[in-house]
RNA sequence: AGGCUAGAUUGGGUGGGUAGCGGACACCUGUUGCCAGCAAUCCGCUUUAGCUGGGAUUGAAGCCAAGGAGCGAUGGUGCUUGUACGCAAGACCCAAUGUCAAAGCGUCGAAGCUCAGCCCUUCAGGAUCAUGGCAUGAUGAAACGUGUCAGGUCGGGAACGAAGCAGCACUAAGUUAUGACCGUUGAUGCUUGUAGGAUCACUGGGUGGAGCAGAGAUAUCGGAUAAUCUUGUGUGUAGGAUUUCCAUCCAUCUGCGGCACGCCU
Numbered sequence: 001a002g003g004c005u006a007g008a009u010u011g012g013g014u015g016g017g018u019a020g021c022g023g024a025c026a027c028c029u030g031u032u033g034c035c036a037g038c039a040a041u042c043c044g045c046u047u048u049a050g051c052u053g054g055g056a057u058u059g060a061a062g063c064c065a066a067g068g069a070g071c072g073a074u075g076g077u078g079c080u081u082g083u084a085c086g087c088a089a090g091a092c093c094c095a096a097u098g099u100c101a102a103a104g105c106g107u108c109g110a111a112g113c114u115c116a117g118c119c120c121u122u123c124a125g126g127a128u129c130a131u132g133g134c135a136u137g138a139u140g141a142a143a144c145g146u147g148u149c150a151g152g153u154c155g156g157g158a159a160c161g162a163a164g165c166a167g168c169a170c171u172a173a174g175u176u177a178u179g180a181c182c183g184u185u186g187a188u189g190c191u192u193g194u195a196g197g198a199u200c201a202c203u204g205g206g207u208g209g210a211g212c213a214g215a216g217a218u219a220u221c222g223g224a225u226a227a228u229c230u231u232g233u234g235u236g237u238a239g240g241a242u243u244u245c246c247a248u249c250c251a252u253c254u255g256c257g258g259c260a261c262g263c264c265u
Base pairs, nucleotide, nucleotide: 001265002264003263004262007058008057009056010055011029012028013027014026015025019046020045021044022043023042034054035053036052037051038050062259063258064257067254068253069252072249073248074247075246076245079240080239081238082237083236084235085234086233087232088231089230090229091228093223094222096220097219098218099217100216104212105211112207113206114205115204116203117202119197120196121195123193124192125191127188128187129186130184131183132182133181135178136177137176138175139174145170146169147168148167153162154161155160
């Protein structure tokens, strides 16, 4: 220097499944980075962890590898939104006091004080209404009131007698009118008196001599909190955005160092 071929590469990761490792399945990743068969009641293996059969590249390449960079993923934390429950404070509610204040009253007399009445209770009346009795009048029994009883009926030879319908009169129960009397634990009330009560309100008088009153707002203090609203906070739950931070895994790049470096001419 040339040839041969031993050898090497032909991807890796996360999830999932599994006693575990790969495949197949989903996803992430690499400037090149293969094909076929097997296969989710799985297929093939055993920490040296797909198996079988082919192809391509290369020929000392390459493999392992501390450390570093790092796409991406997972979990937590942080941020943020909704929601359930709880807690706290405030608002809403009430009262008191003070201030402001719409509209008002007041020397034709405010507030306050006082007297009386209205109001409540007791006792005793009176009035009206209602009601019962009584008095007077009217009306009033078809059948089971009285009297008189036409007609008719019965008895009788007759005179006469008997019962008795209708009608009429009188009256009972009842109905109704009047209003002098007696009664009612009935009702009514701007009816009277007596003895008390109540002090809120109203009316009137006296005294007094300038205030009274306040829709609404605001401040303070106190009270109430069932419901509702606002804010904050705790726990749970369902998300969202972003890498704020932390941890783990990690394609890919780099690689202290280690292993390896065949045969022939």
A computed fold for a 265-nucleotide RNA from a Candidatus Aenigmatarchaeota archaeon, annotated as Bacterial large signal recognition particle RNA. A source record names the gene ffs. Its mean pLDDT, the model's own confidence on a scale to 100, is 76. Taxonomically the source falls in Candidatus Aenigmatarchaeota (Archaea, Nanobdellati). Rfam family: Bacterial large signal recognition particle RNA. About the family: The signal recognition particle (SRP) is a universally conserved ribonucleoprotein involved in the co-translational targeting of proteins to membranes. By type it is a non-coding RNA gene.